[in-house]
Context: one part of a larger RNA
Molecule: small-subunit ribosomal RNA, 5' domain
Organism: metagenome
RNA sequence: GGAUGAACGCUGGCGGCGUGCCUAAUACAUGCAAGUCGAACGAGGAGCCCAUGAAUUUAUUCACGGGUUUCCUAGUGGCGAACGGGUGAGUAACGCGUUGGUGAUCUGCCCCGAAGCGGGGGAUAACAGCCCGAAAGGGUUGCUAAUACCCCAUGUGAUCUACCUCGUUAGAGAGGGUAGAUUAAAGGCUUUUAGUCACUUCGGGAGGAGCCUGCGUCCCAUCAGCUAGUUGGUAAGGUAAUGGCUUACCAAGGCUAUGACGGGUAGGGGGCCUGAGAGGGUGAACCCCCACAAUGGAACUGAAACACGGUCCAUACACCUACGGGUGGCAGCAGUAGGGAAUAUUGCAUAAUGGGCGAAAGCCUGAUGCAGCAACGCCGCGUGUGCGAUGAAGGCUCUCGGGUCGUAAAGCACUUUUUGGGGGGAUGAGGAAGGACAGUACCCCCAGAAUAAGCCUCGGCUAACUACGUGCCAGCAGCCGCGGUAAAACGUAGGAGGCGAGCGUUAUCC
Numbered sequence: 001g002g003a004u005g006a007a008c009g010c011u012g013g014c015g016g017c018g019u020g021c022c023u024a025a026u027a028c029a030u031g032c033a034a035g036u037c038g039a040a041c042g043a044g045g046a047g048c049c050c051a052u053g054a055a056u057u058u059a060u061u062c063a064c065g066g067g068u069u070u071c072c073u074a075g076u077g078g079c080g081a082a083c084g085g086g087u088g089a090g091u092a093a094c095g096c097g098u099u100g101g102u103g104a105u106c107u108g109c110c111c112c113g114a115a116g117c118g119g120g121g122g123a124u125a126a127c128a129g130c131c132c133g134a135a136a137g138g139g140u141u142g143c144u145a146a147u148a149c150c151c152c153a154u155g156u157g158a159u160c161u162a163c164c165u166c167g168u169u170a171g172a173g174a175g176g177g178u179a180g181a182u183u184a185a186a187g188g189c190u191u192u193u194a195g196u197c198a199c200u201u202c203g204g205g206a207g208g209a210g211c212c213u214g215c216g217u218c219c220c221a222u223c224a225g226c227u228a229g230u231u232g233g234u235a236a237g238g239u240a241a242u243g244g245c246u247u248a249c250c251a252a253g254g255c256u257a258u259g260a261c262g263g264g265u266a267g268g269g270g271g272c273c274u275g276a277g278a279g280g281g282u283g284a285a286c287c288c289c290c291a292c293a294a295u296g297g298a299a300c301u302g303a304a305a306c307a308c309g310g311u312c313c314a315u316a317c318a319c320c321u322a323c324g325g326g327u328g329g330c331a332g333c334a335g336u337a338g339g340g341a342a343u344a345u346u347g348c349a350u351a352a353u354g355g356g357c358g359a360a361a362g363c364c365u366g367a368u369g370c371a372g373c374a375a376c377g378c379c380g381c382g383u384g385u386g387c388g389a390u391g392a393a394g395g396c397u398c399u400c401g402g403g404u405c406g407u408a409a410a411g412c413a414c415u416u417u418u419u420g421g422g423g424g425g426a427u428g429a430g431g432a433a434g435g436a437c438a439g440u441a442c443c444c445c446c447a448g449a450a451u452a453a454g455c456c457u458c459g460g461c462u463a464a465c466u467a468c469g470u471g472c473c474a475g476c477a478g479c480c481g482c483g484g485u486a487a488a489a490c491g492u493a494g495g496a497g498g499c500g501a502g503c504g505u506u507a508u509c510c
Stems, first nucleotide, its partner, number of pairs: 001510004006506005013381006019374002021339001026337003030334003035079003040076002043073004047068004052063005086292003095217004100212003105209003110205007118152004127142006157183009187197003218264003225255003230252008267289004271282004294315005317328004345371001347370003353367001354365004384414004394405004419447006428437001454499005459480003465494005475482002
């Protein structure tokens, strides 16, 4: 000198764009953050229409039955909830980055292609009855539906077994054929046979994911030896899949000064800061990957989780309790307490973008878009412009002549960026309507210099000097050093220098 997610002191007019718990991965009151589909299903409720009967105040009410392309939804069922959002505790590791491999693999929704969608059955929630419990919740009996569940058929296909064939590669479990065995499905809507959305099996694709691999990836040798599933083989199990991943048996191996093992520290990268570069430092915001969800463990469901707002167990903590027993998890958005030098609103909207569900209308979305707070940062603008010498008054200084603040002020003329008031008023929404932001940006008119300057420094480094006070005191200080009676170094004043809505200080990096 540059830089910062900064803090502190003094000061503070506006706008645009960004950024904002770096500390306690501490504990959390309250609200919201993941739902949706009635065009899968039965049922219940509300409404409307029609018919019958009864009552009567004569235009209503009640009861019962039927219809309904009206609305709502507790439950069954489907899809989603594995995305999106947060944090950086752990991890020195195939975690990340990069290069390859998968001849060892999986893939819901989506796209393309081929084929199919036949017949039947038994339950169960809801509901009703009874019962237990303070509650959370649960038991039992009876009834019922489905795109829920099960069985049979068909088998284009697929899988398995046996055999034949082809023959590549570093390495067949790839490809073709024959025989046998096994294996599917669900309907909804409609203007009703013309579609559409679904469903089943298979092949391919896209996107996604798993696994393996060469190389790279902090400090300590005052860590020098480490290792028994350890290293390899055979067999089996397990997995979507390879593999000591697991188990049995066999062998005795494997790693290491090119740093094993141990200890400390740490999420990694794109990037960011600095530097001419090499390098050094760093990993906030944004993007990619990983890990985690009070702590530890486990599996279930599912295409995918060993699952932040799912389940079970244990532990700690907190809450409710009728003392028998239950409930909870903000490292989502706000917000609270605490910690701290220190970091914001319990805001608005689904209008845009994107996501989930749905045939759609639409619903949900603290993702997101906006607004609020903060000079926290960067950038831009303003606090007036021109003329104006008796060089006014006043301050300071003085050799008492003067000098200086100083064209500075006053005064005269002007302008209106800003500010205030009034009026109009968007783009963002590509077809009619629909805008949170927002009566915002922007435009026009009016008023009036009006609403707007500070901070640090002045001995040398280092731009800028005098007076008074103080008297090794009070104090200053980044280094050298100032201060003991003429202090340009302390304090105040005048003046000057620097930067300017900021200026200094502190901390950290180059």